[in-house]
């Protein structure tokens, strides 16, 4: 620090996900040791048991028992225990410590202040007191009620308990007056008068008068307590500024409410309470309400700013079963106190009682989950005490738990036959791996044995010393020294010794991100998965294994937080098209604001002071062996407050200025607005005339109108709406919007020159006007148009598009609605930043008589363009550039602009506006393709123009289908179907049935025998089996070896036309012989990519030329190759024959001129001429030439596409079979046959058929062959065998043609299928199932529906000939020549293709994508008669305990009066009243749950219906509305 994921690829936007750190964690697997920490996050749920707050005899009275001892009359007594235990009165403590976080959004907390509005026990300092009386009461005793808890009555008694009185330095109150400070409210000090309020003693020592029981009393000393006061300390209380959660779908709240006065109350201010008076107070800077939450130091994360969090430790707050209340007290409205009410639990004799673990342990419960009913007060701290000491689940320790952090170990060195074994393999090897074993060492931890700390120092006691105190040597106090003594942890830490490598390694991961790869199994199954995604037979992604990587006593997973995320953006984002500018204006609050001067000092800046607790973090140092951990010191703490300064900037104040803004005067422009009037054209309707059969409408029609007279035409009239031309990216307006002419009224902008005001400005949350169309209400109006509706068409349907009609509406008036793709998809203002060129409205200048032209300038409105910006497209002085100010808005897609709530509306609906759930994308711009019922250009037998066919018939052949034991397999649009197959009777053959073989039909090895072979016999369908006969290869060193072969044996094996052409090679088809496909460098672009290759011409061609940020190059095109066409030359046998001779015959001699053959050359290049063209490329025409613009034909097939075809040509990976899916054999099948299709042949006839005669080829083939003459047969053919291994011989007759004759339009003398008979040939064999011949038979068919094919010249058509395969079999295929046409205007249309361009939501690429209803399943959610719960408001009823007030006839010791009785004073039980908890009644608000039924939504490999959108998507699409 980034990465993965939207696409074919790219850039951007944007979400999702990952890598990091952390945790009071939990879960899974695993687990050696130690140190230091941490440990109910859930039920503030309920709790058994034990413990957690007591202490003081130096405040007080009383006071046991057991035990021991002595005595005893044996009943007991006394001493001791012991002034002890236990209890009581009283004092102090119990308000600390400990727990928890329910409540609380608050002065609760934090921070800084205030208290002149306060208190403060214990403690400290100072100074002053502590006098004198009194009456009770518990304990106790007796008695009584009660089950108990617990009371009652009577009697006795003490105090540091209680009460009266005295005294009053100081204190308090009232009044008076002085000084001083002041925030002007008041405070402080001194002072006068009057009034008021205190107290408690205990212990110790000495002394001696006194009493005397060894003790007491008094006094003195010391110490302590106590009272009042001042001050301090500490700790509280109260008040204030500022700070820190969410919701506005909570916008208004408030009657003690806000203030005042009087009174009350409190320690104290205050509506804190009360009476009266006034009507205030809070709120958009968020009141009120709702939800959530203890706050902080800190902790986690982060570069920081921030974000999240508030366990442990520390500060504060709140709470103590729930609610209420007070009492006591310095302090509480009190965790282990009281009272009441409620719920719950327990006891009960049923009358009544008891209780509160959110203290420490522990239990149940809840939960994914959180420990021992431990030890000790040794240390630290606390309460009480003079002290010893007691108490202390605070605390110190131990136990449990890998819960966390830190440290250590599980060994070290050496060791290559690279062992065995595992895995893998291309079979060689590689790897685990120096790893192991082996050898040499060490000894941490654990184990055993031994030693063994620090933490301990006080207080107190004792001894000593110094000093204080005192009348005093005493007691005593303070300090110092010394001694004895004190340890839960714990025989722990630590140290030593011993033996022994011995007891100690796992977990996750391995497709990418992200370090780490192979084999096997599985086969969209099982499974994985955080995201993208893996798995459908070769899975580095599932499961296992081997090896590897990472971390390590842990490792992973889950959850949560921060980070990455600049993905809420202060630092640090955006809004034309990605989400996002309000439809537009006026304007309130608010925010921001021109120039100069002065003064102020709020902001601002720098200084000082205080504070910012400790701990934590950071730095330095130190202590545990290190570290974690702990200790010391420092720094930091960005903050707040106070104070003295500075004055540039901001601000408020004062004064001024003119440039911002405005006003006045003068102009011109304009569909700016409102209201009235008015004009002409047109449509429609009405009336009348002329006139006759149609009109209208459409792609074509029909509905419709018209003989009752339409349409057409003329004249007249009515009515409504809209204003042609001008008219223009012209004008005006804030926007919506505004269009004949004219009038009234009226708004705004602009220009010029002056004058004036003097910052008066900009923006603008709320608010308030305006706001197209549609729509709504009321009343008018209604010509045309026209939702709905009706009809006609179209269509599979057509609730549409088209047509004929047609109502709301459109128009007017008034009132609503308030939305639009209300768009420049671009808020407003201001300043700055190159230009060029139009246009509109003003002004000025030069010139001019004037108008143009030209120049300058202001405002508006367009286009182009630099810098700059932008993801790109694009914007660019009219910014989307560069700054500033203000407002609005956005934060993934869907759900959804929806639900609920609220506001508005007559309604329709508008505005505001979620969540659950679901997806990993949804998007923007641009790129390359592909596609379009987009465009342009061009080509092709593409259409057109022609010729001949197919489709109809019969047959042949292939295919489908069907059948069958099998009808082997493959090929399926073009580009499968006379295709693989250049030839299935057996063989072929792969299929079926049956019979056989198992190292096999074939290769390698060993043993054995033999040449192999051929021939014969037997069985059998044959394979095969048995037997017979016959025979002995090559080399040799004579041992043997080799080749071939039969049998036997076993093993690495053979074999497979078995599967996968979607694992492959090779080969092939196709687009397509179409003109394309690319590269290097450069340039452009962020990039995909572009350029080049586009453009202008031209070509068959990316062929060439020109131009050009391109310049070159490659594969293709063309050419080079073969062949045909002309010619020359060379050579003449088997070829040829002009001349000579000869023959039946080039037969022979002769010749090589010619033809021909086959070698080598020439020839054609737009080379020449003319025209056109850009002077080019080239095109057109011409000449010459055998041939002319590639001369004809062939071979030759770019990058690629179709997972095209082929595993059955061959090769090959993987899988499968192995007495069979292999091999051999016989027979059958591939030849079947209701049917359908393709490709052909023959025909349907007279351009013909038959018969007779007669002529002319080319190219081939031939020895297992072609086979002549001649003979036989009607013929197929047979006999025959010459010649020929071929320019020699043979196949071989060419046929159409030509000549002659016949047939005469008919199912025929056409046509030949089919069938019967008879034959020929091949072959082991023609039954299934060959070809041919002859005789006979003589079917369909008379030119072929829709549709469809080939062909542009030696072509089509037509005619025959040959060859391959092959024993035989050709209508197929491949070749050859003969005869030999027609037509092409042209490229609109169909099909295919090329280039450019355009649109795109396609990229599996239109056979694409994709929408909605319906049906099914599941999920979450809205509504809903209601039902149920929670919380809360209001009104009323009732009202416990308790404070307060009243009363108080009952009751009452202290004081007063009184001799007493009694009275007074004061109090109190009770009663009454105010307030008030729980409760009750009634009625609301809100929230949650549930609910028959119902609404839409989402999701779900292959459901239904259509085709809405994306291309002009086939009616352009979209927005608002009905």
């Nucleotide at each position: 620090a980034g990465a993965g994921u939207u696409u074919g690829a790219u850039c951007c936007u944007g979400g999702c996900u990952c890598a990091g750190a952390a945790c009071g964690a939990a879960c899974g697997c695993u687990g050696g040791c130690g140190g230091c920490g941490u440990g109910c996050c859930u039920a503030a749920c309920a709790c058994a048991u034990g413990c957690a707050a007591g202490u003081c005899g130096a405040a007080c009275g009383a006071g046991a028992a057991a035990g021991g001892g002595a005595c005893u009359u044996c009943g007991g007594u006394c001493c001791u225990g012991a002034g002890u235990a236990g209890a009581g009165u009283g004092g102090c403590g119990c308000a600390c410590g400990g727990g928890u976080g329910a409540g609380u959004a608050a002065c609760a907390c934090g921070u800084g202040g205030a208290u002149a509005a306060c208190c403060u026990g214990c403690c400290c300092c100072a100074a002053g007191g502590u006098c004198u009386g009194g009456g009770a009461u518990a304990a106790c005793a007796u008695u009584u009620c009660g089950a108990a808890a617990g009371g009652g009555a009577u009697g006795c008694u003490a105090a540091u308990a209680c009460c009266g009185g005295a005294u009053a330095a100081g204190c308090c109150u009232a009044c008076g007056a002085c000084c001083u400070c002041u925030u002007c409210g008041g405070g402080g000090g001194a002072u006068g008068u009057a009034g008021g309020a205190a107290a408690a003693g205990a212990u110790u020592u000495a002394u001696u008068g006194c009493c005397u029981u060894a003790g007491g009393a008094u006094c003195c000393u010391a110490c302590u307590g106590u009272c009042a006061u001042u001050g301090g300390u500490u700790g509280a209380g109260u008040c204030c500024g500022c700070g820190g959660c969410c919701c506005a779908u909570u916008a208004g709240c408030u009657a003690g409410u806000u203030g005042g006065u009087g009174g009350g109350g409190u320690a104290a201010u205050g509506g804190c309470c009360u009476a009266c008076c006034a009507a205030g107070g809070c709120u958009a800077c968020g009141a009120u309400g709702g939800g959530u939450a203890g706050c902080u130091g800190g902790u986690c994360u982060g570069a920081g700013a921030g974000g999240a969090u508030g366990a442990u430790c520390a500060g504060c707050c709140a709470c103590a079963c729930u609610g209420g209340a007070a009492c006591u007290g310095a302090g509480a409205c009190a965790c282990g106190g009281u009272c009441c009410a409620g719920a719950c639990u327990c006891c009960u004799a049923c009358g009544g009682g008891a209780g509160g673990c959110a203290g420490c342990a522990g239990u149940g419960g809840g939960g994914a989950a959180u420990u021992u009913u431990g030890c000790g007060c040794a240390a630290u701290g606390g309460a009480c005490g003079a002290a010893a000491g007691u108490c202390u689940g605070a605390c110190g320790c131990a136990g449990c738990a890998a819960c966390g952090c830190c440290g250590c170990g599980u060994g070290a060195g050496u060791g290559a036959u690279g062992a065995a074994g595992g895995u893998u393999u291309u079979a060689g090897g590689a790897u685990c791996g120096u790893a192991a074993a082996g050898c040499u060492c060490u000894g941490u931890c654990a184990g055993u044995g031994g030693g063994g700390a620090a933490g301990a120092a006080u207080u107190g006691u004792c001894g000593g010393g110094u000093g204080g105190g005192u009348a005093a040597u005493a007691u005593u106090c303070a300090c110092c020294c010394g001694a004895a003594g004190u340890g839960a942890c714990g025989g722990u830490a630590c140290c030593c010794a011993c033996a022994a490598a011995g007891g100690a390694a796992g977990c996750a991961c391995g497709g990418a991100g992200u370090a780490a790869c192979u084999c096997c199994g599985u086969g969209c199954c099982a499974g994985c998965a955080g995201c993208c995604g893996c798995g459908g037979u070769a899975a580095u992604a599932c499961g296992g294994a081997g090896g590897g990587u990472g971390c390590a006593a842990g490792c992973g997973u889950u959850g949560u937080u921060c980070g990455g995320a600049a993905u809420u953006a202060u630092u640090g984002g955006g809004c034309g098209u990605a989400a996002a500018g309000c439809g537009g204006g006026u304007g309130u609050a608010g925010g921001c604001g021109g120039u100069u001067u002065g003064a102020c000092a709020a902001g601002u800046c720098a200084g000082a002071u205080g504070u910012g607790a400790a701990a934590u973090c950071c730095c330095g140092g130190g202590g545990c062996u290190c570290a974690a951990c702990c200790c010391c010191g420092g720094a930091a703490g960005u903050g707040c407050a106070u104070u003295g300064g500075a004055a540039a900037c901001u601000g408020g104040c004062a004064a001024a200025c003119u440039u911002g803004a405005g006003u006045a005067c003068g102009g011109g422009a304009g569909a700016g607005g409102c209201a009235g009037g008015u004009a002409g054209a047109a449509u429609u309707c009405c009336u009348g005339g002329u006139g006759u059969a149609g009109a209208g409408g459409u792609g074509a029609a029909a509905u419709u109108c018209g003989u009752a007279g339409a349409g057409a035409u003329c004249a007249g009239g009515a009515g409504g709406a809209a204003u042609a031309c001008c008219g223009g990216c012209g004008g005006c307006g804030a926007a919506g919007g505004c269009g004949g002419c004219u009038u009234u009224c009226u708004g705004g902008a602009c220009c010029a020159a002056u004058a004036c005001u003097g910052a008066c400005g900009c923006u603008g949350a709320g608010a308030c006007g305006c706001g197209a169309a549609a729509g709504c209400g009321u009343g008018g109006g209604g010509a045309g148009c026209a939702a709905a509706c009706a009809g006609g068409a179209u269509u599979a349907g057509a609730u549409a598009c088209c047509c004929u009609g047609g109502u709301a509406g459109u128009c007017c008036a008034c009132g609503c609605c308030g939305u639009a793709a209300a768009c420049g998809a671009u808020g407003g203002g201001u300043a700055c930043u190159a230009g060029g060129u139009g246009u509109c409205u003003g002004g000025g200048g030069u010139a001019u008589u004037g108008a143009c032209c030209c120049c300058c300038u202001a405002g508006g409105u367009g286009c182009c363009g630099u810098a700059g910006c932008u993801a790109a497209c694009g914007c660019a002085u009219u910014a989307a550039g560069u700054g500033c100010c203000c407002c609005g808005c956005c934060u993934g897609g869907g759900g959804a602009g929806u639900a609920c709530g609220g506001u508005c509306g007559c309604a329709a609906g508008a505005c505001u506006a979620a969540a659950a759930c679901u997806c990993a994308a949804a998007g923007g711009a641009a790129u390359u393709g592909a596609c379009g019922g987009g465009g342009g250009c061009c080509c092709g037998c593409u259409c057109a123009a022609g010729c001949g066919g197919u489709g109809g018939a019969g047959c042949a052949u292939g295919u489908g289908g069907u059948u069958c034991a099998a009808u082997u397999c493959g090929a399926c649009g073009c580009a499968a179907c006379g295709c693989g197959a250049a030839g299935a009777a057996c063989c072929u053959u792969a299929c079926c049935u049956g019979g056989g073989c198992u190292a096999g039909a074939c290769u390698a090895c060993g043993g054995u025998g033999g040449a192999c072979a051929a021939c014969c016999c037997u069985a059998g369908a044959g394979a095969u089996a048995g037997g017979g006969c016959u025979u002995u290869c090559c080399c040799u060193u004579c041992g043997g070896g080799g080749a071939c072969u039969g049998c036997c044996g076993g093993u690495u094996c053979a074999g497979g036309u078995g599967c996968u052409g979607c694992a492959u090679g090779g080969c092939u088809g196709u687009c397509g012989u179409c003109a394309g496909c690319u590269c290097g460098u450069g340039c452009c672009g962020u990039g995909a990519g572009g350029u080049g290759u586009u453009g202008g011409g031209u070509u068959a061609a990316g062929u060439c030329c020109c131009g050009c940020a391109a310049c070159g190059a490659g594969c293709g095109c063309a050419a080079c190759c073969c062949u045909c066409g002309c010619u020359c030359u060379u050579a003449g046998u088997u070829g040829c024959c002009a001349u000579c001779a000869u023959u039946u015959a080039g037969u022979u001699g002769g010749g090589c001129a010619c033809u021909c053959u086959a070698g080598g050359g020439g020839g054609a290049c737009u080379g020449c001429c003319g025209g056109c063209g850009u002077u080019a490329a080239g095109c057109c025409g011409g000449a010459g030439g055998a041939a002319g613009g590639u001369g004809g034909g062939g071979a030759c097939g770019a990058c690629g596409u179709c997972a095209a075809g082929u595993c059955c040509u061959c090769a090959c990976g993987g899988c499968c079979c192995u007495u069979a899916u292999g091999c051999c054999c016989a027979g059958g099948g591939c030849u079947a046959c209701a049917c359908a299709c393709g490709u052909g042949c023959u025909a349907c006839a007279a351009u013909g058929g038959g018969c007779g005669g007669u002529a002319c080829a080319a190219a081939g083939g031939g020895u297992u062959g072609c086979g002549a003459a001649c003979c036989c047969g009607u013929g197929a053919g047979g006999g025959g065998g010459a010649g020929c291994c071929a320019a020699u011989c043979c196949c071989a007759a060419a046929a159409a043609g030509c000549c002659g004759u016949u047939c005469u339009c008919a199912g025929u003398u056409c046509g030949g299928a089919u069938u019967g008979g008879a034959g020929u040939c091949u072959g082991c064999a023609a039954c299934u199932c060959g070809a041919c011949u002859c005789c006979a038979u003589g079917a369909a068919g008379c030119c072929g529906g829709a549709a469809u094919c080939g062909c542009u010249a030696g072509u089509a058509a037509u005619c025959g000939c040959g060859g391959a395969u092959c024993a035989g079999c050709a209508u197929g295929c491949c070749g050859c020549g003969g005869u030999g046409a027609a037509u092409a205007c042209g490229u609109u249309c169909c099909c295919g293709g090329g280039c450019c361009u355009u649109g795109u939501a396609c990229a599996c690429a239109c056979c694409g994508c994709c929408c909605g209803u319906c049906a099914c399943a599941c999920c979450a959610u809205g509504g809903a008669a209601g039902c149920a719960a929670g919380c809360u408001g209001u009104a009323c009823c009732g009202g416990a305990a308790g404070u307060c007030g009243g009363u108080g006839g009952g009751c009452c010791a202290a004081c007063c009066c009184g001799c007493a009785a009694g009275g007074g004073g004061g109090g109190u039980a009770g009663c009454c009243g105010c307030c008030u908890a729980u409760g009750g009644u009634a009625u609301g608000a809100c929230u949650c749950g549930u609910g028959a039924c119902u609404g839409g939504g989402g999701u779900g490999a292959a459901g239904u219906c259509g085709u809405a959108a994306c291309a002009a998507g086939g009616u352009a699409g979209c927005c608002g509305u009905a």